[in-house]
RNA sequence: CCACGAAAAGGCAAACCCGUUGAAAAACGGGGACGCACAACCACGGGUCUAAAGCGUUUCGCUAGGGCAGCCGGGUCGCCGAAG
Numbered sequence: 001c002c003a004c005g006a007a008a009a010g011g012c013a014a015a016c017c018c019g020u021u022g023a024a025a026a027a028c029g030g031g032g033a034c035g036c037a038c039a040a041c042c043a044c045g046g047g048u049c050u051a052a053a054g055c056g057u058u059u060c061g062c063u064a065g066g067g068c069a070g071c072c073g074g075g076u077c078g079c080c081g082a083a084g
Base pairs, nucleotide, nucleotide: 002084004081005080011036012035016031017030018029019028020027021026034070040076041075042074044073045072046071047068048067049066050065054062055061056060
């Protein structure tokens, strides 16, 4: 260095509960740990959730927009080092 994920140190925190914000999806804070080597950052491609406003043929559909990086791909940055 490559590949890989043994060990150790450290980090993050799903579901669920409480509070706040939001129309919603969801986000943030506290508790909590299912998991994660980047479960760090970026909505660029695909996917998916939402649809207050808008449009339509109005129990509904479409969509501007919004969300998810813990769905996959891509980009940026990045800890440790046993065996090979």
Predicted 3D model of an 84-nucleotide RNA (c-di-GMP-I-GGC riboswitch aptamer) from a Desulfobacterales bacterium. The sequence was found by an Rfam model in a public genome assembly.